[in-house]
């Protein structure tokens, strides 16, 4: 050098959606009043469509009443598990431009891990979750102190540690 197998952690770390709350009595539908010329069709803009003085958006009160994402708990799969940021690609809802945006590959870069704080974003949210500063924890490894005890200090980083093997 190559292979295999492991181990931080009981708040690792992810999935998809069995279940549970929360979204929410929100959005929506309808029916009354009310208002008076616009509205919808996935930012804008234009184009076509459709609906609308036989009452459009809007408000108001009544009735009926959700879903997604996102958490909890179980199942499952793993230890670059995973995330984030740039970059190409590809989708984007009648057509058609451009941005935002969303997905999936692919290339670079950074991060050992979680936790608390503050700030800011993303969320309906005092949940969670991402970035950054910051603080102790905490595995691991070096080098030093020290008889020694992993006891202390310092510093690093997962392309890295251990154990086996060739």
């Nucleotide at each position: 050098a190559g292979g295999u197998a492991g181990a931080g952690g009981u708040c690792g770390c992810g999935u998809g959606g069995u279940u549970g709350a929360u979204g929410a009595g929100u959005a929506a539908u309808c029916u009354g009043u009310u208002g008076g010329a616009u509205a919808u069709g996935a930012a804008u803009c234009g184009g076509c469509a459709u609906a609308g003085g036989a009452g459009a958006a809007g408000a108001c009160a009544g009735a009926u009443g959700a879903a997604a994402g996102g958490c909890g708990a179980a199942a499952c799969g793993c230890c670059g598990a995973a995330g984030a940021c740039a970059g190409a690609g590809c989708c984007a809802g009648c057509c058609g431009u451009u941005a935002a945006g969303g997905u999936u590959u692919u290339u670079g870069u950074c991060u050992g891990g979680g936790c608390a704080u503050a700030u800011g974003g993303u969320g309906a949210a005092g949940a969670a979750u991402c970035a950054u500063a910051u603080g102790a924890c905490u595995g691991u490894c070096a080098u030093c102190u020290g008889a020694a005890a992993u006891a202390g200090a310092u510093g690093g980083a997962g392309g890295g540690c251990u154990a086996c093997u060739u």

A computed fold for a 166-nucleotide RNA from a chicken gut metagenome, annotated as Lysine riboswitch aptamer.
The RNAcentral record of the sequence draws on MGnify.
Its mean pLDDT, the model's own confidence on a scale to 100, is 78.